A computed fold for a 109-nucleotide RNA from Cellulomonas composti, annotated as SAM riboswitch aptamer (S box leader). Model confidence (mean pLDDT): 76 of 100. The sequence is in RNAcentral, with records from Rfam. The model forms 89% of the base pairs in the Rfam consensus.

[in-house]
């Protein structure tokens, strides 16, 4: 970071700093904010994707006299593991309209 794929009505806060706006952009609303929002930092938490580990013996392959061991693929609803890479922790992406709309993850470059 163009294109592509998937998701976006669930879930998850405390402290410190900053000091006026913020909820992507435009419009019309609505909501939050000096009882300090937004943002940054620390810790904590949530669980969307990928990786890993664990489980299943389900399928295939290899070794082996046998017991068995190893590898690959597939599955894991639910109180598998939050271990790693990101992400997230007001309100249906706050609502509606418009748009090569936005955000996050993956795959690739």
């Nucleotide at each position: 970071u163009a294109c592509c794929c998937a998701u976006c009505c669930a879930g998850a806060g405390c402290g410190g700093c900053c000091g006026a706006g913020a909820g992507a952009u435009c419009u019309g609303g609505c909501u939050c904010g000096a009882c300090g929002a937004c943002g940054c930092c620390g810790c904590a938490g949530c669980a969307a994707c990928c990786c890993g580990c664990g489980g299943g013996u389900c399928g295939c392959c290899u070794c082996g006299c046998a017991c068995g061991a190893g590898g690959c693929g597939c599955c894991c609803g639910g109180c598998g593991c939050a271990g790693g890479g990101u992400g997230c922790u007001a309100c249906c992406g706050c609502c509606a309209g418009g748009a090569c709309c936005g955000a996050u993850g993956g795959a690739g470059g």